[in-house]
RNA sequence: UGGGGAAUAGUGUAACGGCAGCACAACUGACUCUGGAUCAGUUAGUCUUGGUUCGAAUCCAGGUUCCCCAG
Numbered sequence: 001u002g003g004g005g006a007a008u009a010g011u012g013u014a015a016c017g018g019c020a021g022c023a024c025a026a027c028u029g030a031c032u033c034u035g036g037a038u039c040a041g042u043u044a045g046u047c048u049u050g051g052u053u054c055g056a057a058u059c060c061a062g063g064u065u066c067c068c069c070a071g
Base pairs, nucleotide, nucleotide: 001070002069003068004067005066006065007064010024011023012022013021018054026042027041028040029039030038047063048062049061050060051059
């Protein structure tokens, strides 16, 4: 420099253009002499800026960061 890929909750990972889920973690409660385990509940997210669309995590364009390949 060229080509390809990725970015979603504190972490990991899903999601035909139509309610953004799951697991772990955290917090609260129950249980327990205490802790752990178990049970019930709560909090928290689409990298950024525009566009298309009745409707965008998803499609299009620009940007940022990271990974891989080639030179």

About this RNA: Predicted 3D model of a 71-nucleotide RNA (transfer RNA) from Limihaloglobus sulfuriphilus. Its Rfam family is "tRNA". It is annotated as a transfer RNA. Taxonomically the source falls in Limihaloglobus (Bacteria, Pseudomonadati, Planctomycetota, Sedimentisphaeraceae). Model confidence (mean pLDDT): 81 of 100.